[in-house]
RNA sequence: GCUGGGGUAGCUCAACAGGCCAGAGCAGGAGUCUUGUAAACUCCAGGCUGUCGGUUCGAAUCCGGCCCCCUGCU
Numbered sequence: 001g002c003u004g005g006g007g008u009a010g011c012u013c014a015a016c017a018g019g020c021c022a023g024a025g026c027a028g029g030a031g032u033c034u035u036g037u038a039a040a041c042u043c044c045a046g047g048c049u050g051u052c053g054g055u056u057c058g059a060a061u062c063c064g065g066c067c068c069c070c071u072g073c074u
Base pairs, nucleotide, nucleotide: 001073002072004070005069006068007067010026011025012024013023019057028044029043030042031041032040050066051065052064053063054062
């Protein structure tokens, strides 16, 4: 330098033929239960989807540039 894959919540991942308010599990907070703890159950909070532009009525999703990670080739 080139090929392919990826970047979404603190962590692990969904959502991809454009449109429900971007969700789940774990972690965190509160509560119920218990003599108490754990477990279980209920609830809450947590994101402008790597970044900058473009297309569109509408972009996590499509297109382009750039940055970062992984794999292969040279």
Predicted 3D model of a 74-nucleotide RNA (transfer RNA) from a Candidatus Pacearchaeota archaeon. Its Rfam family is "tRNA". Rfam links the family to the GO term triplet codon-amino acid adaptor activity. It is annotated as a transfer RNA.